c-di-AMP riboswitch aptamer (ydaO/yuaA leader) from uncultured Lacipirellula sp., 143 nucleotides, folded computationally.

RNA sequence: CGCCGAGUUCGCCGCGAAGAGCGGCGGAACGGGGAACCCAACCUUGGGGGCUAAUCCAGACGUGCGAGCGGGGCCGACCGCCGUGCGAUUCUGGACGGAGACUUCGACUCCGAGCCCGUCAGCUAACCCCGUAGGCGAUCGAG
Numbered sequence: 001c002g003c004c005g006a007g008u009u010c011g012c013c014g015c016g017a018a019g020a021g022c023g024g025c026g027g028a029a030c031g032g033g034g035a036a037c038c039c040a041a042c043c044u045u046g047g048g049g050g051c052u053a054a055u056c057c058a059g060a061c062g063u064g065c066g067a068g069c070g071g072g073g074c075c076g077a078c079c080g081c082c083g084u085g086c087g088a089u090u091c092u093g094g095a096c097g098g099a100g101a102c103u104u105c106g107a108c109u110c111c112g113a114g115c116c117c118g119u120c121a122g123c124u125a126a127c128c129c130c131g132u133a134g135g136c137g138a139u140c141g142a143g
Stems, first nucleotide, its partner, number of pairs: 001137004008028008029132006039122001047120001048117004055095006061087006068081004096112005103143005
């Protein structure tokens, strides 16, 4: 000087030599949650829900259950197959979402984490509550 992101800015007071820095209070701006009628829904331990791009599907793998099948066997343990549930661990693939510095299209590269509420919340006017971080350094072509 810019990027991702809501995460910026102003005023007053106190400490202070100080338009440094720290703390407190208030406003604006941006962002999020809760909350009627009406409408929607018929869900609710297989809990449910929120922020965020950070979700979904299939298979493999792992694991629980089955008076299902086969092997073994006196009975079991055990092995394989089948059915079914679980896995915010892992692996493979797909769908979808996000970033790449004014913007659009195309290509290409990368990301899909983490945190919170606590059995509870659809939408939702009035009204109520909360946040103001953290982390980075910018690929190409055409309009």

The model forms 96% of the base pairs in the Rfam consensus.